[in-house]
């Protein structure tokens, strides 16, 4: 320098155009003499940024940013 992939909750990841989710974690409560385990509930999201297509975009298209990887 050229090609390809990835970006969604604190972490690991689903979600192939129609109300953004799970597990773990955090907080509160129940339980216990106390802790742990278990149960119930809650908080937590500009779906990397900007633009385009569409009645409607996390999803499709373009550019940028970050990161991984291949070639040289």
């Nucleotide at each position: 320098g050229g090609g390809a992939g990835u970006a969604u909750a604190g972490c690991u990841c689903a979600g192939u155009g129609g109300u953004u989710g799970a597990g773990c974690g955090u907080u509160a409560c129940u339980u216990u003499u106390g802790c742990a385990c278990a149960g119930u509930a809650a908080a937590g999201g500009u779906c990397a940024a900007c633009g385009g297509u569409u009645c409607a975009a996390u999803u499709c298209c373009g550019u940028u940013u970050a990161u991984u990887u291949c070639c040289a």

Background
Predicted 3D model of a 72-nucleotide RNA (transfer RNA) from a Candidatus Nanopelagicaceae bacterium. RNAcentral holds the sequence, with entries from ENA. Its Rfam family is "tRNA".